């Protein structure tokens, strides 16, 4: 919250399902190509690797570094996805609040 099962509207049990907790993989990471801002900036697009693994492989922050070049580092915080395991589940109105879009 749906299906099944049992004599079964209640009631028990199995399955699935939804969201919730935890483990397991991946560190939301590394490495190469193009481009592209430049201290009021530090990003954009592919590619390969990395999971007995489909998919992702960013987002914000703080700091540092780079005196205008071509490169970025380092800390914090915050996910999805697969696999498994646990415990929970009625329905409907109103009103606050919070998020995302317009």
């Nucleotide at each position: 919250u749906g299906u099944c099962c049992g004599a079964a509207a209640u009631c028990g049990g199995a399955c699935a399902c939804a969201a919730c907790u935890c483990g397991u993989a991946c560190a939301g990471a590394u490495c190469c190509g193009g481009g592209g801002a430049u201290a009021c900036g530090g990003c954009c697009c592919g590619g390969a690797u990395g999971u007995u693994u489909c998919u992702g492989c960013c987002a914000g922050g703080c700091g540092a570094c780079c005196g205008u070049a071509a490169a970025u580092c380092g800390c914090c915080c915050g996910a999805c996805u697969a696999c498994g395991a646990g415990a929970u589940g009625a329905a409907g109105a109103g009103c606050a609040u919070c998020u995302a879009g317009g």